Predicted 3D model of a 74-nucleotide RNA (transfer RNA) from Cyclobacterium xiamenense.
RNA sequence: CGGGGUGUAGCGCAGUCCGGUAGCGUACUUGCAUGGGGUGCAAGGGGUCGUCGGUUCAAAUCCGGCCACCCCGA
Numbered sequence: 001c002g003g004g005g006u007g008u009a010g011c012g013c014a015g016u017c018c019g020g021u022a023g024c025g026u027a028c029u030u031g032c033a034u035g036g037g038g039u040g041c042a043a044g045g046g047g048u049c050g051u052c053g054g055u056u057c058a059a060a061u062c063c064g065g066c067c068a069c070c071c072c073g074a
Base pairs, nucleotide, nucleotide: 001073002072003071004070005069006068007067010026011025012024013023020057028044029043030042031041032040033039050066051065052064053063054062
């Protein structure tokens, strides 16, 4: 320098192909059960989707630039 992949809640991931109100597990908070812990059950909070633009009535999703990490090639 060229090509490919990944980036979504504290952590691990789905959702993208085919645009339509952002989810799951775990963790966290509160309540109940227990003398307490663990554990179980119930409820709740937390992310404008790496970033900047474009298209569209509408973008995590489509298009372009850039950034970070990983892999391959030179």
It matches the Rfam family "tRNA". Rfam describes the family as follows. Transfer RNA (tRNA) molecules are approximately 80 nucleotides in length.